[in-house]
GlmS glucosamine-6-phosphate activated ribozyme aptamer from an uncultured Actinomycetes bacterium, 157 nucleotides, folded computationally. The coordinates come from a structure-prediction model, not an experiment, and the mean pLDDT is 80. It matches the Rfam family "glmS glucosamine-6-phosphate activated ribozyme aptamer". It is annotated as a riboswitch. Rfam's curators write: This entry contains a glucosamine-6-phosphate activated ribozyme that is found in the mRNA for GlmS. GlmS is an enzyme that uses fructose-6-phosphate and glutamine to generate glucosamine-6-phosphate. The ribozyme catalyses self cleavage of the glmS mRNA that is thought to regulate GlmS activity.
RNA sequence: GACAAAACCAAAGCGCCAGGACUCUUUUUACGAGGAGUUGACGAGGCAGACGUUCAUCGAAGCAUUCGGCGGGUGCGUCUCGGCAAUCGGGCGGUCGAUAGGACGGUGACAAAAUCCGGUGGCGACACCGGGGACAAAACACCGGCCAGGCCCGUGU
Numbered sequence: 001g002a003c004a005a006a007a008c009c010a011a012a013g014c015g016c017c018a019g020g021a022c023u024c025u026u027u028u029u030a031c032g033a034g035g036a037g038u039u040g041a042c043g044a045g046g047c048a049g050a051c052g053u054u055c056a057u058c059g060a061a062g063c064a065u066u067c068g069g070c071g072g073g074u075g076c077g078u079c080u081c082g083g084c085a086a087u088c089g090g091g092c093g094g095u096c097g098a099u100a101g102g103a104c105g106g107u108g109a110c111a112a113a114a115u116c117c118g119g120u121g122g123c124g125a126c127a128c129c130g131g132g133g134a135c136a137a138a139a140c141a142c143c144g145g146c147c148a149g150g151c152c153c154g155u156g157u
Stems, first nucleotide, its partner, number of pairs: 014071004019067001020039008042059003048080006081097004088154005101147002104144005115132007
């Protein structure tokens, strides 16, 4: 240094960085080149299991970078399991996921970063900590009526 194994911690705007941008430094008349660093998604919401797959919901901030790339992911597809209004049981179909059928309409709420103040570290780009006051939308919450009672077999009335 490579490979393999084990243990612990840690997550989904989550993790990483070889493009880019920025900082310092070395070198050059300069252009440029080298080195070392910094940055690289702010919360709300979302998980039955397995496999597969990639541009997988909502708004805030900002106005080249929350750009670009890689990986992952609660989305989506298939299957399995489970739930789902007029006897019960089973199969198919549909639809959803344990608050478990669908679409529509109405109403409603709350956030963090950014920002301001103070502080710590760093030559710096920046990073972190504490405090103050805010401001959203939705497939989130509540309410309403509307639609869905299909097909096959068996049993009972």